[in-house]
RNA sequence: UGUCUUCAGGGCAGGGUGAAAAUCCCGAUCGGCGGUACAGUCCGCGAGCGCUCCCCGCGCAAGAUCCGGUGUAAUUCCGGAACCGACAGUAACGCACCAUUCUCGGUGCGAAGUCUGGAUGGAAGAAGAUG
Numbered sequence: 001u002g003u004c005u006u007c008a009g010g011g012c013a014g015g016g017u018g019a020a021a022a023u024c025c026c027g028a029u030c031g032g033c034g035g036u037a038c039a040g041u042c043c044g045c046g047a048g049c050g051c052u053c054c055c056c057g058c059g060c061a062a063g064a065u066c067c068g069g070u071g072u073a074a075u076u077c078c079g080g081a082a083c084c085g086a087c088a089g090u091a092a093c094g095c096a097c098c099a100u101u102c103u104c105g106g107u108g109c110g111a112a113g114u115c116u117g118g119a120u121g122g123a124a125g126a127a128g129a130u131g
Base pairs, nucleotide, nucleotide: 001131002130003129004128005127006126007125014026015025016024028114029113030085031084032045033044034043035042040083041082048060049059050058051057065081066080067079068078069077087117088116089115093110094109095108096107097106098105
C1' cells in the first nucleotide's frame, strides 16, 4: 500500500388529565467512532439533504458544562449541580388569524433524544485474512 471477510446505536418504568397521549404535565431513562489521563458537552468524524447518478470532493442541516477534589498531566477520573439531541410522519400543547356569542369551532405555522418511517439500508471506524 492493494484485495477480501466479519462486526459496527442506546433509551419514557410508574403516575396525572382525557374518549384517546411513549407526543401535554410530573417523573423515568439513553449516550456511535477516532484523538487526548478513561469524554454525549474539548478537537475531529459518521448516519440526512443538495451539487443530474455511484465514489471522491464541496456546501447545508446540527446541539450541549460548569464548580470543587486528586494528580506531572483530567471541560475525560472522583464528588456535586446543569445542559443537549438530524430528517420525514403523527399531535389533546403553543402562537397567529378567522368565525361565533356562550356552545361547539375552522385555517395556517411551530412542536417527540426515547413512538412510527427511510433502515433487512448506509457509515465514522474496529478486528481478521491474504498479496
About this RNA: This is a predicted structure of a 131-nucleotide RNA (FMN riboswitch aptamer (RFN element)) from a chicken gut metagenome. It matches the Rfam family "FMN riboswitch aptamer (RFN element)". Rfam describes the family as follows. The RFN element is a highly conserved domain that is found frequently in the 5'-untranslated regions of prokaryotic mRNAs that encode for flavin mononucleotide (FMN) biosynthesis and transport proteins. The RNAcentral record of the sequence draws on MGnify.